Transfer RNA from a Bacteroidales bacterium, 72 nucleotides, folded computationally.
Its mean pLDDT, the model's own confidence on a scale to 100, is 83.
Its Rfam family is "tRNA". Rfam links the family to the GO term triplet codon-amino acid adaptor activity. It is annotated as a transfer RNA.
RNA sequence: GCCUCUUUAGCUCAGCGGUAGAGCAGUUCAUUCGUAAUGAACAGGUCAUAGGUUCAAAUCCCAUAAGAGGCU
Numbered sequence: 001g002c003c004u005c006u007u008u009a010g011c012u013c014a015g016c017g018g019u020a021g022a023g024c025a026g027u028u029c030a031u032u033c034g035u036a037a038u039g040a041a042c043a044g045g046u047c048a049u050a051g052g053u054u055c056a057a058a059u060c061c062c063a064u065a066a067g068a069g070g071c072u
Base pairs, nucleotide, nucleotide: 001071002070003069004068005067006066007065010024011023012022013021018055026042027041028040029039030038048064049063051061052060
């Protein structure tokens, strides 16, 4: 220098054009003599950044950034 992949909640990851989700973690409540465990509820997101396409974009296209791998 070139190619490919990844970027979504505090962490690990789903989501293949039509309301952004799960597990763990957090908070509250229930259960218990109490704790743990268990159950229920709640909260937590400028979907890496900036443009474009579309009635509608996390999703499609382009560029940039960061990370990983490969080739030379």